Annotation:
Transfer RNA from Opitutus terrae PB90-1, 73 nucleotides, folded computationally. Its mean pLDDT, the model's own confidence on a scale to 100, is 81.

Parts: sequence; C1' cells; structure tokens
RNA sequence: GCCAACAUAGCUCAGUUGGUAGAGCAAUGCUUUCGUAAAGCAUGGGUCGUCGGUUCAAGUCCGACUGUUGGCU
Repeated sequence: GCCAACAUAGCUCAGUUGGUAGAGCAAUGCUUUCGUAAAGCAUGGGUCGUCGGUUCAAGUCCGACUGUUGGCU
C1' cells in the first nucleotide's frame, strides 16, 4: 500500500424481513443466616464508533471517516 471482518450496557454478546433495544455475568437494594458465602426477588445502567444519505420510520440499507483484528504484498 491492497482486501476482508468487526464497533450495541461496566464485561462477553444477541438483535430474524427496516417498525417502541435485549440476555448472561457484574453493580446496587431487599429476603434468608449469629455472621459471611451461596440461593431467591427487585432495581438502575445505552447519543447502537463519528458524520451524512435513503425512508413515514434506521442498531439494521447506502457512502465517507476513525479505531480494532486478520490476510496479502
């Protein structure tokens, strides 16, 4: 330098044919216990990498940029 994939909660990741963004773990609170751990219940937490475009409507489709990873040279 060229090509491809990926970017969504604190972490790991889903999100189907475009139609109100979710799970597990973690965190916080409560119950239980003499106490801790474990267990159960509940709660909070998101400019969906950035900027534009298409659309009545974009996490999803299109373009550019940024970053990460891999491959080729």

The sequence is in RNAcentral, with records from Rfam.